[in-house]
RNA sequence: GCGGUCAUCGUUUAGUGGUAGGACACCUGCUUGCCAAGCAGGAAGUGGGAGUUCGAUUCUCCCUGACCGCA
Numbered sequence: 001g002c003g004g005u006c007a008u009c010g011u012u013u014a015g016u017g018g019u020a021g022g023a024c025a026c027c028u029g030c031u032u033g034c035c036a037a038g039c040a041g042g043a044a045g046u047g048g049g050a051g052u053u054c055g056a057u058u059c060u061c062c063c064u065g066a067c068c069g070c071a
Base pairs, nucleotide, nucleotide: 001070002069003068004067005066006065007064010024011023012022013021018054026042027041028040029039030038047063048062049061050060051059
């Protein structure tokens, strides 16, 4: 230099053109003499920009970053 894959709550991981789900962690309550565990509830996320579309996390392009391959 060229090509490819990936980017989703604090962490990890699903998912789909029509409201984004799980686990751990966090907060609140219940339980307990206390802690832990358990139970119930809650908050928290689609890397940035543009395009297509009635509607984009999803499709297209560019950028950024990570990884892989070729030279």
Transfer RNA from a Candidatus Sungiibacteriota bacterium, 71 nucleotides, folded computationally. Rfam family: tRNA. Rfam describes the family as follows. Transfer RNA (tRNA) molecules are approximately 80 nucleotides in length. Model confidence (mean pLDDT): 80 of 100. RNAcentral holds the sequence, with entries from ENA. The organism belongs to Candidatus Sungiibacteriota, within Bacteria.